Molecule: RNase P RNA; transfer RNA
Organism: Eubacteriales bacterium
RNA sequence: UAACUUCAUCAAACGGCCGCGCGGUAUGUUGCCGAAAGGUAUUACCGUGAGGAAAGUCCGGGCUUCACAGGGCAGGAUAGUUGAUAACAUCAACCGCAGGCGACUGCCGGGAAAGUGCAACAGAAAUAUACCGCCCGCAAGGGUAAGGAUGGAAAGGCGAGGUAAGAGCUCACCCACUCCUAUGGUGACAUAGGUUUGCUGUAAACCCUAUCCGAAGCAACACCGUAUGGGGGCGUCUGCCCGACGCAUGCCCCCGGGUGGCACGGGAGUUUUCUCCCGAAGCUCGCCGGUGACGGCGAGCGAAGAUUGAUGGCCGUUCACGACAGAACCCGGCUUACAGGUGGAGUUCCCUC
RNA sequence: GGCGCCAUAGCCAAGUGGUAAGGCAGCGGACUGCAAAUCCGCGAUUCCCCAGUCCGAGUCUGGGUGGCGCCU
Numbered sequence: 001u002a003a004c005u006u007c008a009u010c011a012a013a014c015g016g017c018c019g020c021g022c023g024g025u026a027u028g029u030u031g032c033c034g035a036a037a038g039g040u041a042u043u044a045c046c047g048u049g050a051g052g053a054a055a056g057u058c059c060g061g062g063c064u065u066c067a068c069a070g071g072g073c074a075g076g077a078u079a080g081u082u083g084a085u086a087a088c089a090u091c092a093a094c095c096g097c098a099g100g101c102g103a104c105u106g107c108c109g110g111g112a113a114a115g116u117g118c119a120a121c122a123g124a125a126a127u128a129u130a131c132c133g134c135c136c137g138c139a140a141g142g143g144u145a146a147g148g149a150u151g152g153a154a155a156g157g158c159g160a161g162g163u164a165a166g167a168g169c170u171c172a173c174c175c176a177c178u179c180c181u182a183u184g185g186u187g188a189c190a191u192a193g194g195u196u197u198g199c200u201g202u203a204a205a206c207c208c209u210a211u212c213c214g215a216a217g218c219a220a221c222a223c224c225g226u227a228u229g230g231g232g233g234c235g236u237c238u239g240c241c242c243g244a245c246g247c248a249u250g251c252c253c254c255c256g257g258g259u260g261g262c263a264c265g266g267g268a269g270u271u272u273u274c275u276c277c278c279g280a281a282g283c284u285c286g287c288c289g290g291u292g293a294c295g296g297c298g299a300g301c302g303a304a305g306a307u308u309g310a311u312g313g314c315c316g317u318u319c320a321c322g323a324c325a326g327a328a329c330c331c332g333g334c335u336u337a338c339a340g341g342u343g344g345a346g347u348u349c350c351c352u353c
Numbered sequence: 354g355g356c357g358c359c360a361u362a363g364c365c366a367a368g369u370g371g372u373a374a375g376g377c378a379g380c381g382g383a384c385u386g387c388a389a390a391u392c393c394g395c396g397a398u399u400c401c402c403c404a405g406u407c408c409g410a411g412u413c414u415g416g417g418u419g420g421c422g423c424c425u
Base pairs, nucleotide, nucleotide: 002348003347004346005345006344007343008342009341010340012318013317014316015315016314017313018312020049021048022047023046024045025044026043031040032039033038051324055335056334058333059332060331061330062329063217064216065215066214070242071241072240073239075213076212077211078210079209080094081093082092083091084090095109096107097106098105099104110208111207115206116205117202118201119200131148132147133144134143135142136141156174157173159171160170161169175198176197179194180193181192182191183190184189221260222259223258224257229255230254231253232252233251234250235245236244264279265278266277267276268275269274273303282301283300284299285298286297287296288295289294319322354424355423356422357421358420359419360418363377364376365375371408379395380394381393382392383391401417402416403415404414405413
C1' cells in the first nucleotide's frame, strides 16, 4: 500500500420557539362526572419521556390462575464433550468433519452392526442379480461378479498365487470399520500396536437410546362496587385412563363499571421528590478468581409507562446530509431488517530498510 | 397485546418424497345457415419467497412475506 478476517461501539450535534404524555408542588373546590366504587378540569413552575433491534413471537425464565393429590399412557423438545446459567434450542472453551494460502468461517455433529419402511426413471439386477461377455456342456441347464452398459448408490483397491472360467478363495501391501491393549487427556478424542470384518443410502421416514417437559397466558389474574337482579351451563390440572375431590341452599360463564397487576419491590423516618435499611437473575465502574462464558467483593446509579393509546413540529448554525424502524407485564437469548461512522486485534501479498 | 390457521393456473381445489388430478372460466377446432348446448384439443419456464436435508422437495426442516379467524 492493496485485498481481507474478527470483535466492540455510535445511530447526526448544538441553540431557540410552540405542542403532547406521565410524576411532583402550588392553585382550585366540600366544585364537576358517576347509582356506587372511583375518576377529574384550569393555570404556573420543576423533573422526565423509545431501540439496537422496541420487530418476528422462535426458545427459556419470572409472575399469575387452574385442586397445597397424584400416578401411568400418549404427545412434545433436545442431541460431540466439558463447563457457564434462574433457565434455554443460548453462551464459552475444546474435540471431530468440511472450506480457505492464511487470519478465520460453517456444521438440526447420537444410533443405519436392534427392527420396519422407502429408493421413481434408467439398468440384467437396488440389497438383490445373470442382459452381453467368459467357462463347462451336443443340448437343456449350470458356474462366474474379473470386463461392458445404467444409476446418486452395483459386493474394498492394486499385485501375485489359484481356477474350467472366475471370485478375499488364499497371500503381501494399502484403505475403511468392529473390538481389545498401552500411553496422554476430567471428557469428546488423539497416537501406537494387535485383532475381526469388507457392511448401499435415508432417522429434517417410523423408530431406538439418553435427558427434560402439567396446562394456560397480563384480553392471565386479584380486589372493589352493583338492583340479595336477568339469562345460560354442570363438573375439575384444559389429550386419554386410573385415582382423588365436589355433587346443587353448590360452582362457573355472560349481560353493564372501576382500581390494581404496571414501570425496580418492600419497610422506616420525615415532608424534602430527602435520608436510611432490607431484598432482587437490574445497570455502570473498580479489584480479585477463571483460558473463557461467568462468578465473588466493593462503590455508584436507577420513575418512558399510555388505554382514541404521549415521546412531535417549525426555525437557525454545523457536518460525513442521516438507514432499519416505534415501548404496551417484565427479563435472558436467538433470528430477521439496517445509510453509514469510529476504535481495537489479526492475516496474506507487494515495495523499502 | 396474546393465541391459532392458511397460501397449488384467472376462480374453486385434489395431491404417500419419484412426470402436479379434477371442475368452472378462457382460446382453437368439429357440429350448425348462424349461434347455444354437446364432443375433441390447448395451458403450472418459478406449487407465496429464500436457504437447507435428500440421488430427488408442492410435500420434510429453518427463516421471511401476505392473508384469515378467535380471546376483553